[in-house]
Molecule: c-di-GMP-I-GGC riboswitch aptamer
Organism: Rubripirellula sp.
RNA sequence: CUGGACAAAGGCAAACCGUCUGUAAAGGCGGGGCGCAAAGCCACGGAUCCAACCUAUUCAACAGUACAUGCGUGUGAUGUUGACACCGUUGGACCGCCGGGUUGCCAAAG
Repeated sequence: CUGGACAAAGGCAAACCGUCUGUAAAGGCGGGGCGCAAAGCCACGGAUCCAACCUAUUCAACAGUACAUGCGUGUGAUGUUGACACCGUUGGACCGCCGGGUUGCCAAAG
């Protein structure tokens, strides 16, 4: 040293379970242990996730209307109301997704 050993001393802790916090994503603590040489720290860029808002070319209900009709109804456009996506905006989560920044334990071979 952009490198890392069936080494040593230690460290962290996924899923899952319990409990608490949060609308949620998720987080704290305890158990657990899949993994990890930065799986230490920082949300700075991207990705992903959540919430609220926005929104139609979508969907639904209703209204009158036009057309068709076997008179049961069906179809079209229009209007009103409501619902939910993508995109977007705002706020948040996540560094064990990828980059970036920063600090750092050990010490064989090369």